[in-house]
The prediction has a mean pLDDT of 81. The RNA shown here (transfer RNA) has 73 nucleotides and comes from a Clostridiales bacterium. The sequence is in RNAcentral, with records from ENA.

RNA sequence: GUGUCCUUAGCUCAGAGGAUAGAGCGUUCGGCUCCGGACCGAAAGGUCGCAGGUUCGACUCCUGUAGGACACG
Numbered sequence: 001g002u003g004u005c006c007u008u009a010g011c012u013c014a015g016a017g018g019a020u021a022g023a024g025c026g027u028u029c030g031g032c033u034c035c036g037g038a039c040c041g042a043a044a045g046g047u048c049g050c051a052g053g054u055u056c057g058a059c060u061c062c063u064g065u066a067g068g069a070c071a072c073g
Stems, first nucleotide, its partner, number of pairs: 001072007010025004018056001027043005049065005
């Protein structure tokens, strides 16, 4: 330099153009308990890496760009 892939909650990851973006773990609160753990219930937490474009509508498609991984030279 070229190509491919990844970037979504604190962490690990779903989400193949449609309505309010989800799960597990973690955190907080409550229940249970003598206390704690486990268990049960609930809640908070996201400008979907960034900037444009296409579309009635974009996490999803296209372009550019940042970071990371791999391959080739």